c-di-GMP-I riboswitch aptamer from an uncultured Anaerolineae bacterium, 91 nucleotides, folded computationally. It matches the Rfam family "c-di-GMP-I riboswitch aptamer". About the family: GEMM was predicted in a large-scale screen for bacterial structured RNA regulatory elements. Its mean pLDDT, the model's own confidence on a scale to 100, is 79.

[in-house]
RNA sequence: UACGAUAAAGAGCAAAAUCAAUGAAAAUUGAUGGCGCAAAGCCAAGGGUCUAAAGUGUGGGCAUCACCACUAUGACAGCCAGGCUAUCGAU
Numbered sequence: 001u002a003c004g005a006u007a008a009a010g011a012g013c014a015a016a017a018u019c020a021a022u023g024a025a026a027a028u029u030g031a032u033g034g035c036g037c038a039a040a041g042c043c044a045a046g047g048g049u050c051u052a053a054a055g056u057g058u059g060g061g062c063a064u065c066a067c068c069a070c071u072a073u074g075a076c077a078g079c080c081a082g083g084c085u086a087u088c089g090a091u
Base pairs, nucleotide, nucleotide: 002091003089004088005087012037013036017032018031019030020029021028022027035078041084042083043082046080047079048076049075050074054071055070056069057068059067
């Protein structure tokens, strides 16, 4: 450097669920928990998925308001691809 994670060693992360906080929501954070993970570390400028406060609409109603459709500027890296970094060394 490549490759591997089926061996050995030392660490690490933490799904569902429950509780609390924040948020319009998706979700995030903390605690308990542990399904799993060799990048389940970071990046949301590629694809995909979730949400729609706000905005838009010769939708519907027409009084305010709420409903319906569309839109990410909000999220997900534990959906896929890609980039950057990191642990170990039986090969």